[in-house]
Description
Predicted 3D model of a 95-nucleotide RNA (c-di-GMP-I riboswitch aptamer) from Rheinheimera tangshanensis. It matches the Rfam family "c-di-GMP-I riboswitch aptamer". Its family is annotated with cyclic-di-GMP binding in the Gene Ontology. Model confidence (mean pLDDT): 77 of 100. It was read from a public genome assembly, where an Rfam model found it.
């Protein structure tokens, strides 16, 4: 030097919930608050999982009809702080 634990510093990050902020159908994300925690909870890719259903297909209800309603299934959406894997950057005293 490099890796792995574990314990410090000096610092990063930002859940849950609020908003007078915006995108989105929704999931959910952006901005301002606040911190549950986090040693990569910084990036990226690949495999599942999980959540939403606009569009699509079906069925079922109701209508003269069209329409309306509602339900299953569907990811191209969403989560990476859901894991599991691999690459890549990085801060640190002491054991």
């Nucleotide at each position: 030097a490099a890796a792995c634990a574990c314990a410090a510093a000096u610092g990063g990050c930002a859940a849950a919930c609020u908003g007078u902020u915006c995108c989105g159908a929704a999931a959910g994300g952006u901005c301002a608050g606040g911190a549950c925690g986090c040693a990569a909870a910084g990036c990226c890719g690949c495999u599942g999982g999980u959540c939403u259903a606009c569009u699509u297909a079906c069925u079922u209800c109701u209508u003269u009809g069209a329409u309306g309603a509602a339900g299953u299934a569907u990811a191209u959406g969403a989560u990476g702080g859901c894991a599991g894997u691999g690459g890549u950057u990085g801060c640190a005293u002491g054991u």